The RNA shown here (transfer RNA) has 75 nucleotides and comes from an uncultured Flavobacteriales bacterium. Rfam family: tRNA. The family's RNA type in Rfam is transfer RNA. About the family: Transfer RNA (tRNA) molecules are approximately 80 nucleotides in length.

RNA sequence: GGCCCGUUCGUCUAGGGGUUAGGACAGCAGAUUUUCAUUCUGUAAACACGAGUUCGAUUCUCGUACGGGCUACCA
Numbered sequence: 001g002g003c004c005c006g007u008u009c010g011u012c013u014a015g016g017g018g019u020u021a022g023g024a025c026a027g028c029a030g031a032u033u034u035u036c037a038u039u040c041u042g043u044a045a046a047c048a049c050g051a052g053u054u055c056g057a058u059u060c061u062c063g064u065a066c067g068g069g070c071u072a073c074c075a
Base pairs, nucleotide, nucleotide: 001071002070003069004068005067006066007065010025011024012023013022018055027043028042029041030040031039048064049063050062051061052060
């Protein structure tokens, strides 16, 4: 350099054209408890960026960035 794959709440992850974008842990608030822990309830928080297609894109396509893999060249 070429090719392929990935990028979603703080973390891990589900979903994959019309969703209120779901779950677990962590956080915060409350209940329980003599206290702490546990347990229970509630709550905030996310689709990397740009362009295209489409009535509609987080989802499809292209590019960029970042990460990973394979491979080529080379004194």